A computed fold for a 714-nucleotide part of an RNA from Methanochimaera problematica, annotated as large-subunit ribosomal RNA, domain II.
Context: one part of a larger RNA
RNA sequence: GCCAGAGAGUUUAUUCUAUUGGCGAGGUUAACCUUACGGGAAGCCGAAGCGAAAGCGACAUGUCCGUAGUUUUUACAUGGGACGGCGUAUUAAAAGUGCGUGGAGUCGAUAGGAUAAGACCCGAAGCCCAGUGAUCUAUGCGUGGGCAGGCUGAAGGGUGACGAAAGUUGCGUGGAGGGCCGAAGCGGUAUUGAUAUGCAAAUCAUUCGUGUGACCUGCGUAUAGGGGUGAAAGGCCAAUCGAACUGGGCAUCCGCUGGUUCCUCUCGAAACAUGCCGUAGCAUGACCUGAGCAGAGGUAGAUGGUGAGGUAGAGCACUGAUUGUGGGAGUUGGGGGAGAAAUCCCUUACCCUGCUGUCAAACUCCGAAUUCCCCAUCGCCGUAGAAGCUUGGAAGUCCGCACUACGGGGUAAGCUUGUAGUGCGUAAGGGAGACAACCCAGACCGUGGUUAAUGUCCCUCAGUGUAGGUUAAGUGUAAACACUAAAUGAUGUCCUAGGUCAAAGACAACUGGAAGGUCAGCUUAGAAGCAGCUAUCCUUCAAAAAGUGCGUAACAGCUUACCAGUCGAGAUUUAGGGCGCAGAAAAUGGACGGGGCUCAAACCUACCACAGAUACCACGGACCACAGCAAUGUGAUGGCGUAGAGAGGCGUUGUGCAUGGGUAGAAGCAGGGAUGUAAGUUCCUGUGGACCGUGUAGAAAUGAGAAUUCUGGC
Numbered sequence: 001g002c003c004a005g006a007g008a009g010u011u012u013a014u015u016c017u018a019u020u021g022g023c024g025a026g027g028u029u030a031a032c033c034u035u036a037c038g039g040g041a042a043g044c045c046g047a048a049g050c051g052a053a054a055g056c057g058a059c060a061u062g063u064c065c066g067u068a069g070u071u072u073u074u075a076c077a078u079g080g081g082a083c084g085g086c087g088u089a090u091u092a093a094a095a096g097u098g099c100g101u102g103g104a105g106u107c108g109a110u111a112g113g114a115u116a117a118g119a120c121c122c123g124a125a126g127c128c129c130a131g132u133g134a135u136c137u138a139u140g141c142g143u144g145g146g147c148a149g150g151c152u153g154a155a156g157g158g159u160g161a162c163g164a165a166a167g168u169u170g171c172g173u174g175g176a177g178g179g180c181c182g183a184a185g186c187g188g189u190a191u192u193g194a195u196a197u198g199c200a201a202a203u204c205a206u207u208c209g210u211g212u213g214a215c216c217u218g219c220g221u222a223u224a225g226g227g228g229u230g231a232a233a234g235g236c237c238a239a240u241c242g243a244a245c246u247g248g249g250c251a252u253c254c255g256c257u258g259g260u261u262c263c264u265c266u267c268g269a270a271a272c273a274u275g276c277c278g279u280a281g282c283a284u285g286a287c288c289u290g291a292g293c294a295g296a297g298g299u300a301g302a303u304g305g306u307g308a309g310g311u312a313g314a315g316c317a318c319u320g321a322u323u324g325u326g327g328g329a330g331u332u333g334g335g336g337g338a339g340a341a342a343u344c345c346c347u348u349a350c351c352c353u354g355c356u357g358u359c360a361a362a363c364u365c366c367g368a369a370u371u372c373c374c375c376a377u378c379g380c381c382g383u384a385g386a387a388g389c390u391u392g393g394a395a396g397u398c399c400g401c402a403c404u405a406c407g408g409g410g411u412a413a414g415c416u417u418g419u420a421g422u423g424c425g426u427a428a429g430g431g432a433g434a435c436a437a438c439c440c441a442g443a444c445c446g447u448g449g450u451u452a453a454u455g456u457c458c459c460u461c462a463g464u465g466u467a468g469g470u471u472a473a474g475u476g477u478a479a480a481c482a483c484u485a486a487a488u489g490a491u492g493u494c495c496u497a498g499g500u501c502a503a504a505g506a507c508a509a510c511u512g513g514a515a516g517g518u519c520a521g522c523u524u525a526g527a528a529g530c531a532g533c534u535a536u537c538c539u540u541c542a543a544a545a546a547g548u549g550c551g552u553a554a555c556a557g558c559u560u561a562c563c564a565g566u567c568g569a570g571a572u573u574u575a576g577g578g579c580g581c582a583g584a585a586a587a588u589g590g591a592c593g594g595g596g597c598u599c600a601a602a603c604c605u606a607c608c609a610c611a612g613a614u615a616c617c618a619c620g621g622a623c624c625a626c627a628g629c630a631a632u633g634u635g636a637u638g639g640c641g642u643a644g645a646g647a648g649g650c651g652u653u654g655u656g657c658a659u660g661g662g663u664a665g666a667a668g669c670a671g672g673g674a675u676g677u678a679a680g681u682u683c684c685u686g687u688g689g690a691c692c693g694u695g696u697a698g699a700a701a702u703g704a705g706a707a708u709u710c711u712g713g714c
Stems, first nucleotide, its partner, number of pairs: 001714006011117013026045003032039002049056002059084001062083004069076002085101006120259002123256001127249006138223009147213001149181003152177001156173001158171005185210003190206002193204002225241001227237003262649006272285005287396001289393001297381003301378005307372002313366001314364002319360003324355005330350001332349007400424010429440003444621007454611003457595003463608001465607006476597002488582002492579010509566005515539003520534003545560001549558002623638001624635004650703001652700002655697007668687008
């Protein structure tokens, strides 16, 4: 891992609610005794409440409305509602207010909740109590054992030399040391080697430390769990130690994780609010669901009307922010100038004012669309019981998330925090390559057709469709959202609207001219069109600057403006728009889904056809709701569904009653047929060899795929 078997809302007591049964102003027994007949009212609940208490102590009906029903169709009216009355507390007494009041309970059964218990099942780490351990290991004590060989050569003493002596010094002797090298022994440094279901729950290899000592070691003995022992690492105390092991309290407690077993039908959420040492949880409300009471209106839509409003936008009239420019007045503030000073002048700022350019959630002279209250009409729903309300049982939920619109925070975020709607959650189907939320669309089953979104060259169902444009970048072939792309730049190209010039000849190109006064004046070494300053005239002309750019030391020279000729038709410029271009960088080779595509299979515009879903339509069927005694009928306005609520069934094992089958073959097992929406049921054949059903009532240790489930097998 697979298979088989086992495996989780149970039981008792009390209590609440509903349904159902008995009796009913009453209902009922418990223990126990009898031994199957009963006995046993002790007790409990109810029939009266109010008040802290003392204590006091209520409508077997007065009035009206009105559902069902009845009935003479307009009255009566059980249940129901409103008013009134009464009891009691408060008070000196009232009023007012609170509670109660015009008879329904009680004892069982069943179902669903609550509480107490192990309380749906499994699961802690731990805490406490009583014991067992020092054959491992830590340390102490007692008594024994062990340490090849080699090296070094302390003190002491011996003997020389020197010295007056103290002493110094040489030689040999001697054999000290937590001395040195290194077997045994003890250890465990490095390879971060081997090994890694190992030889081994710590080993192997090589290397390495120590190896006469604080050494190693045998046996005996002592210390025990909040305790020991520790040259101290929270180390060790029997493969267990930041508190050993064994048994018990113990099915500890857990707001935490996991699991929780047959079918069908009806409805169907919430991830919000408030409180809580509360934010992994609860309670209450909102939202879901079943049942009931009651009895007539309701309203999501459309149109019209009376009203409400200050948003989007816009604006600058207020508040605040914020350009440029003109005018004015004053003195004050700053700066500057003149003057001996008084004072005067210029400028800037401030103030007033004209024109002009902008901005605002907490600005508004203005101001929509949508929206909202109410009324009317239409539509729709409703006595087949709506809406709203009331009452009761019983939940789940209180981690939400995405998109669109509008906000707050943030540089931003698949960010965070709000409001509204939709969706996912709890929603399948078609499209978007794949893709909770995007687009289309809400799946009872079957068959056939028509469409939606989206598509129609091939993969791949359907157009190589029609008409007109654009793009040359493979731009693109991407609805949006991830799959990006900007500022900026450019004779890319197409379109739109203008200006100017042009057959009296434009633009471009080519040919020719481009002069004189004069080298203008000044400056300067020089300044002659062309360093610089000032001025910028006149003449001749078709035209020609007191000179556009090179150039020279200065001249010269070249060139331009300007004019003529040649040529012969548009030229030039401004603004806006469409589609493209550059800007454009990431790690294996690579992605429009791919192939591939260029008057397109790209983009824009118009149109036709076709494909395409569980949508829509038709037919058939089962169900649900309603009507009906039923047969049957109606449903355009019934059908997704997690948590969850409700309803009805299937199957398993015992039991009572009734009734059947079986050696002419029961149960079980294997294969097959039939049938029911399903759980399932039934038949046949084979195997098997002795028990097994059906109906009804009642009872459960009653249904397996999951729990790192348990046991067994493989």
Annotation
It matches the Rfam family "Archaeal large subunit ribosomal RNA". The coordinates come from a structure-prediction model, not an experiment, and the mean pLDDT is 81. The full RNA is in RNAcentral, with records from ENA.